[in-house]
RNA sequence: AGAGUUUGAUCAUGGCUCAGAACGAACGCUGGCGGCAGGCUUAACACAUGCAAGUCGAGCGAGAACUUCGGUUCUAGCGGCGGACGGGUGAGUAACACGUGGGAACAUGCCUUUCUCUACGGAAUAGUCCCGGGAAACUGGGUUUAAUACCGUAUACGCCCUUCGGGGGAAAGAAUUUCGGAGAAAGAUUGGCCCGCGCUUGAUUAGGUAGUUGGUGGGGUAAUGGCCUACCAAGCCUACGAUCAAUAGCUGGUUUGAGAGGAUGAUCAGCCACACUGGGACUGAGACACGGCCCAGACUCCUACGGGAGGCAGCAGUGAGGAAUAUUGGACAAUGGGGGCAACCCUGAUCCAGCCAUGCCGCGUGAGUGAUGAAGGCCUUAGGGUCGUAAAGCUCUUUCGCUAGGGAAGAUAAUGACGGUACCUAGUAAAGAAACCCCGGCUAACUCCGUGCCAGCAGCCGCGGUAAUACGGAGGGGGUUAGCGUUGUUCGGAAUUACUGGGCGUAAAGCGUACGUAGGCUGAUUAUUAAGUCAGAGGUGAAAUCCCGGAGCUCAACUCCGGAACUGCCUUUGAUACUGGUAGUCUAGAGAUUGUGAGAGGUGAGUGGAAUUCCAAGUGUAGAGGUGAAAUUCGUAGAUAUUUGGAGGAACACCAGUGGCGAAGGCGGCUCACUGGCACAAUACUGACGCUGAGGUACGAAAGUGUGGGUAGCAAACAGGAUUAGAUACCCUGGUAGUCCACACCGUAAACGAUGAAUGCUAGUUGUCAGGGGGCAUGCCCUUUGGUGACGCACCUAACGGAUUAAGCAUUCCGCCUGGGGAGUACGGUCGCAAGAUUAAAACUCAAAGGAAUUGACGGGGGCCCGCACAAGCGGUGGAGCAUGUGGUUUAAUUCGAAGCAACGCGCAGAACCUUACCACUCCUUGACAUGGAGGUCGCGAUUAGAGGAGACUCUUUUCUUCAGUUCGGCUGGACCUCACACAGGUGCUGCAUGGCUGUCGUCAGCUCGUGUCGUGAGAUGUUGGGUUAAGUCCCGCAACGAGCGCAACCCUCGCUAAUAGUUGCCAUCAUUUAGUUGGGCACUCUAUUGGAACUGCCGGUGAUAAACCGGAGGAAGGUGGGGAUGACGUCAAGUCUUCAUGGCCCUUACGGAGUGGGCUACACACGUGCUACAAUGGCAGUGACAAUGGGAUAAUCCAUAAAAACUGUCUCAGUUCGGAUUGGGGUCUGCAACUCGACCCCAUGAAGUUGGAAUCGCUAGUAAUCGCGGAACAGCAUGCCGCGGUGAAUACGUUCCCGGGCCUUGUACACACCGCCCGUCACACCAUGGGAAUUGGGUCUACCCGAAGGUGGUGCGCUAACCAGCAAUGGAGGCAGCCAACCACGGUAGGUUCAGUGACUGGGGUGAAGUCGUAACAAGGUA
Repeated sequence: AGAGUUUGAUCAUGGCUCAGAACGAACGCUGGCGGCAGGCUUAACACAUGCAAGUCGAGCGAGAACUUCGGUUCUAGCGGCGGACGGGUGAGUAACACGUGGGAACAUGCCUUUCUCUACGGAAUAGUCCCGGGAAACUGGGUUUAAUACCGUAUACGCCCUUCGGGGGAAAGAAUUUCGGAGAAAGAUUGGCCCGCGCUUGAUUAGGUAGUUGGUGGGGUAAUGGCCUACCAAGCCUACGAUCAAUAGCUGGUUUGAGAGGAUGAUCAGCCACACUGGGACUGAGACACGGCCCAGACUCCUACGGGAGGCAGCAGUGAGGAAUAUUGGACAAUGGGGGCAACCCUGAUCCAGCCAUGCCGCGUGAGUGAUGAAGGCCUUAGGGUCGUAAAGCUCUUUCGCUAGGGAAGAUAAUGACGGUACCUAGUAAAGAAACCCCGGCUAACUCCGUGCCAGCAGCCGCGGUAAUACGGAGGGGGUUAGCGUUGUUCGGAAUUACUGGGCGUAAAGCGUACGUAGGCUGAUUAUUAAGUCAGAGGUGAAAUCCCGGAGCUCAACUCCGGAACUGCCUUUGAUACUGGUAGUCUAGAGAUUGUGAGAGGUGAGUGGAAUUCCAAGUGUAGAGGUGAAAUUCGUAGAUAUUUGGAGGAACACCAGUGGCGAAGGCGGCUCACUGGCACAAUACUGACGCUGAGGUACGAAAGUGUGGGUAGCAAACAGGAUUAGAUACCCUGGUAGUCCACACCGUAAACGAUGAAUGCUAGUUGUCAGGGGGCAUGCCCUUUGGUGACGCACCUAACGGAUUAAGCAUUCCGCCUGGGGAGUACGGUCGCAAGAUUAAAACUCAAAGGAAUUGACGGGGGCCCGCACAAGCGGUGGAGCAUGUGGUUUAAUUCGAAGCAACGCGCAGAACCUUACCACUCCUUGACAUGGAGGUCGCGAUUAGAGGAGACUCUUUUCUUCAGUUCGGCUGGACCUCACACAGGUGCUGCAUGGCUGUCGUCAGCUCGUGUCGUGAGAUGUUGGGUUAAGUCCCGCAACGAGCGCAACCCUCGCUAAUAGUUGCCAUCAUUUAGUUGGGCACUCUAUUGGAACUGCCGGUGAUAAACCGGAGGAAGGUGGGGAUGACGUCAAGUCUUCAUGGCCCUUACGGAGUGGGCUACACACGUGCUACAAUGGCAGUGACAAUGGGAUAAUCCAUAAAAACUGUCUCAGUUCGGAUUGGGGUCUGCAACUCGACCCCAUGAAGUUGGAAUCGCUAGUAAUCGCGGAACAGCAUGCCGCGGUGAAUACGUUCCCGGGCCUUGUACACACCGCCCGUCACACCAUGGGAAUUGGGUCUACCCGAAGGUGGUGCGCUAACCAGCAAUGGAGGCAGCCAACCACGGUAGGUUCAGUGACUGGGGUGAAGUCGUAACAAGGUA
């Protein structure tokens, strides 16, 4: 620091995902040792048991035990101090709770300092004892008693109150001593209170508040204060977010990050709050009190049913919850705490130990040597490679562990839980000690086997459908290591909320427009101030943590010491540039005045002509109207057409213009009235008055709504007619709301320049609108201001594009965006008469959605061009019969393949057996065939005969023949037989694993490369353009210049000709013959080899003087002379594993091999390709010539045949003398064999068929059509195939249309590329969600009722030791019980509000494999 993922590829936008670090973690696999830490995040759920707060006899009396009688010890009770600390938890709390910094009106036990005092009396009471009540807890009465318990008096240096006269107030003793007590002042410590600032989310919470805000008097408190009360006033908080709701203990810190930030608040430390839930006070220095009290409530326990007891969020521990968190341990030795004079006692604080890999840190599981590279595993191209110096072996060491011995510091005199611990020494044997995850890319690391869209994997992209580096196993490898992975959470990467540090024309994003409040920002200049700002100093910012430097544990983690830092707050002293405040001045911004000007700017009133429709009348007659074509419709009751007159409503042709005006919406005949804004020119006025603008207000197309008018035309809805498979549409005929007017609503639009407003700056050129100035040559030029366009530079942009009217460079203010869908939807609020508008989520789901540009492909887009593509012609197919192939059906089998063109007379150049792969049956198992080993034989082969069998095959037998080489060795080769094993064999599967070969687009003219240039890039250019060609053929032009594969040519053949050569060919001349038969000849034909010939070469015209085209001459042939061979880059996973070859898989007494018979030849049917016909252009009969390929093993030598044509005769339009199917009979040939199942001949029979529907095929010249001939393969079998010649036409105006193709251009949401993509309803399944009668639960508010305990106030008849009076009785002062009152917790009633759960039914949404119906969108998507 980045990477993967949208695309065929590209750039940018944008989300998702990954690599890092961290954790109080959990889970899976594994686990040797030690150190240091940590350990209920969930139920503030409920708790058995034990312990966690006592102590003092030097305060007091009493009792008990022991006694050496000296005393000692123990204990309940009264009394004192402490139980407000320490320890736990985070429920509540959004608050002066916390953090930080200040403040004044306070208290403070124990501690320290100072001053003073400690005198005289009194009355009770617990305990003890007696009598009771009760199950218990506990408790009543009586007698007696002490104190450092209680009360009175005296005294008062300080102290308190005061009306300034005065008044009030204390004590405690014990003791040998250190100890105490009281009052006062100060300190320290601790605590209470107040204030500034900081401190979560929500506006779908906008108003809240009556003790509320303030004042006065009073009360209360340690103290200020509405803290409380009476009265008075009506305030107070709030858009800088009050109130309400939700969530949450706060901080030092922790974690992440470069930082800024983000997340977090375990352990440690500070503060706060709480102690079963709620309320309350008492005591006290301190509490409204975790292990105190009272009351209420819930729960648990005891009970004799009358009544009682309890509170682990202390330490252990239990149950429950949960993915999950430890021992009912030891000790007060240390450090602290409480009490005590002290000894000492108490202390689950604390110090230790136990459990747990929970984390961090350290160590070990051995080291060296060792190549026959052992065995074994795995792979293999079978050679080898790899695990691998790894192992074994040899040599060595002993950390840790284990065994044994010694043995601390922690403790200043004593006292050690830890602990016989740390540590040291000796011994022991390589001895006891390695796992986990991963290996397709991201991301380091690869092979084999198994599986076969199954099982499974997966963080994202995605793997798996028979050759999976992605699943599972194995071998190997990579990473980390006593751990390793997974899951969860946080930060990072993410500049993906952007302060640092993003955007808004088209990707998400500028409010429809303006005015304007608050707010933000704001021209020049002078003075002053010092709030912001900057600098210095002081205080504070607890410790710990982080960082730096040291130190101590063997190191480290850890701990200790020092420093720095803690970016903050407060106080104070300075500085004054900038911002702000205050006071002045100015004119460049803004406004104002005067004059001039243009304009569909607005409102109201009036008015004009054209046109449509309607009405009336005239003329006039059969149609009109409408469409692609029609029909509905109108019309003989007179339409349409035409003429005249009238009515009424709406809109304003031409002018008219990227012209004008307006903030936008918008504004268009003409005239008048009223009225807004703008521009220009001049100016001696004001003096920053400005810009923007959250809320707010106003305007705001069309449609729509309300009321009342109006209604000519047009026209949703609706009706009818068409179209169509359907047509609730497009087209047509009608037609109502509406469109128009007035008033009032609505408040939205692709309200668009998809571009907020304002200001300044930054090249130009050229139109146009409204003004001004100047010049002259008077219709032109120059210049200036404002508006409105086009092109274009810098610059910007992802690109497209923008470019002084910015999307450039800057500033100010506002609005908005943060993946797609769900959704601009639901709920709630506001507005509206309604329609609806506005504000505006979530669950769930996907890994994309989207932008610009590129290359293709496609278009019922455009342009140009070609082809038997159409057209013009000729002949067919489709109808019949037959042949042949295919489908289907049938069958034991009807073997298999080929499937639009490009399968179907195709593989098959030929199925009776064979072929043959299929079926039935019968046989063989190293095999019909190959190689290797061992043994045997010498053969094989031919032949005779016999037996079994369907045959293959098996058994027996006769005769002939008697392997080759030789080193003479059963030595070698060969052949055959037998045996065992490796193996053979497979027309079995996969053509979607392949090679090779082939088809096809297409003999179409295309397909590419190098260098250069352009572009961020994919790519473009070249190859496009103007001509031309059969052609990317050639020419010209051009940021291209060249080149390659294709085209053409080179090759073969036919057509003309020359030379050479004449046998088997030929015969003109000379002989000869029946006959080129023979002699002779090679002129001719012909044969077969080499040449020539044609190149737009020549002439004319057109063209750009080019390429080329048109015409002509000559020529056998003329513009590629005809035909063939030749098939670019590629497409179709095209065809073929059954030609052959071949990977993998499968079979191995069978899916191999052999044989007999059958089948491939079946037959309701459908299709393709053909043959023969339907007849007179013909049939039949007769006559009758002329070929060429090629074949016959050799052969120009020998062999064999044409048919149509032509001529004569006959038939005379009929199912025929057409046609020949079918069938009966008889034969021939081939062959082992013609039954299934051959061909041919003869006689007889004589079917359909009278020119073929829709549709469709071939052909442009020696072609179509027609006629016969030959060949391959073959025993035999052709209407098929491949060839050959004979006769021999018609037509092409032309490119509109159909099909196919080429080039350019355009659109695209396609790229598996239109056989593409894709939308919605319905049906089914699942998921989340809205509404919903109702129902359940929680929170909260208001009103009322009830009123425990408690303190306060009042009263106090009952009771009453201390003081007073009194001799006493008694009275007084005071107190207590009781009673009353207000306050108040719980509880209750009623109503409101809010949140959540359930919910019949219902709404839409999302997802799902191949469901249904249509085809809305993407191309002009077929109605943009």